[in-house]
Context: one part of a larger RNA
RNA sequence: CUGGACGGAAACCGUGCGCAGGCGGCUUUGCAAGACAGAUGUGAAGUCCCCUGACUCAACCAGCUGAACUGCCUUUGUGACUGCAAGGCUAGAGUACGGUUGAGGGGGAUGGAAUUCCUCGUGUAGCAGUGAAAUGCGUAGAUAUGCCGAGGAACACCAAUGGCGAAGGCAAUCCCCUGGGACUGUACUGACGCUCAUGCACGAAAGCGUGGGGAGCAAACAGGAUUAGAUACCCUGGUAGUCCACGCCCUAAACGAUGUCAUCUGGUUGUUGGGCGGCUUGGGGUUCAGUGACCAAGCUAACGCGUGAAGUUGGCCGCCUGGGGAGUACGGUCGCAAGGUUGAAACUC
Numbered sequence: 001c002u003g004g005a006c007g008g009a010a011a012c013c014g015u016g017c018g019c020a021g022g023c024g025g026c027u028u029u030g031c032a033a034g035a036c037a038g039a040u041g042u043g044a045a046g047u048c049c050c051c052u053g054a055c056u057c058a059a060c061c062a063g064c065u066g067a068a069c070u071g072c073c074u075u076u077g078u079g080a081c082u083g084c085a086a087g088g089c090u091a092g093a094g095u096a097c098g099g100u101u102g103a104g105g106g107g108g109a110u111g112g113a114a115u116u117c118c119u120c121g122u123g124u125a126g127c128a129g130u131g132a133a134a135u136g137c138g139u140a141g142a143u144a145u146g147c148c149g150a151g152g153a154a155c156a157c158c159a160a161u162g163g164c165g166a167a168g169g170c171a172a173u174c175c176c177c178u179g180g181g182a183c184u185g186u187a188c189u190g191a192c193g194c195u196c197a198u199g200c201a202c203g204a205a206a207g208c209g210u211g212g213g214g215a216g217c218a219a220a221c222a223g224g225a226u227u228a229g230a231u232a233c234c235c236u237g238g239u240a241g242u243c244c245a246c247g248c249c250c251u252a253a254a255c256g257a258u259g260u261c262a263u264c265u266g267g268u269u270g271u272u273g274g275g276c277g278g279c280u281u282g283g284g285g286u287u288c289a290g291u292g293a294c295c296a297a298g299c300u301a302a303c304g305c306g307u308g309a310a311g312u313u314g315g316c317c318g319c320c321u322g323g324g325g326a327g328u329a330c331g332g333u334c335g336c337a338a339g340g341u342u343g344a345a346a347c348u349c
Base pairs, nucleotide, nucleotide: 004320006318007303014202015201016200017199021195022194023193025089026088027087028086029085030084031083033082034081035078036077037076038075039074041072042071049066051063052062053061092192093189094188095187096186097185098183100181104178105177106176107175108174109173110172111155116150117149120146121145122144126137127136163170164169207248208247209246210245211244212243216242217241221237222236223235224234259316260315261314262313263311265296266295267294268293269292270291271290272289273288274287275286276285298305299304322349323348324347331342332341333340334339
């Protein structure tokens, strides 16, 4: 490389958008580039294959022996398929109208519970903490309790294998701005589609830069315990950080460990959003879109998956090729740095 794979054995990029590229619905006509068929020429010799001959045989060798050389050029034809050109269509895709769902995103305002702190009042000797203690706090009046005040962060119940989002993720309430989806039935556009190397954008937490903020929590750190020791687990404190604005970083078991689009025979059951008709006021029936549970067929090494597939085929992208060395070294590239990305070999089993 081919082949075979990629839920868990190695393997789907964290996610999307998307240029080039690849692939592409139904139908009419034309062209004849691809394709197919026929023909001419050519396709050196040798080799390979067949035949014959000659060294005793064989290998080797020889031949105006044949075949083959699956190729190329030219030419004639065919018109199904691909392509190209022109035209048509509506089943893919999209647009408008309609009502609708939702923690989808951004900004602003407001709210109550709780923790901490401050002043004052009541009040007196403890509080806190643990397996047990001690460090710690407290007669300079703590803890407890009452009123007022300050400030930051998070939003109990509702709450749900519930919803929304491409993923990361999103939850108090109200207002403003704004993206998307599903559904219904009409009208319109008329293949405008699918996938996507490079690219671009987004991307939890931690971390970084500048400036704010700082209640609680809490790496580091300090002290107290435990212990043979205890750079830990437990306790008392406590700084970065956690929060906000702007700018970076770009990684996660970024997981459904399952790329995306299309396609297909069924059964049972829950739930979310929309539609439909009857029938009757109550749950059913049906249909589309999502989201859970369990099975038949089929698949799978088995586990299991099972129309939301790991079924069945097709289009396109990514990726794998024994374990370690190693996601390391070197080089490139990105970054303020931390580091990211690309990514070996020797050697060894």
Notes
Small-subunit ribosomal RNA, central domain from an uncultured bacterium, 349 nucleotides, folded computationally. RNAcentral holds the full RNA, with entries from ENA and SILVA.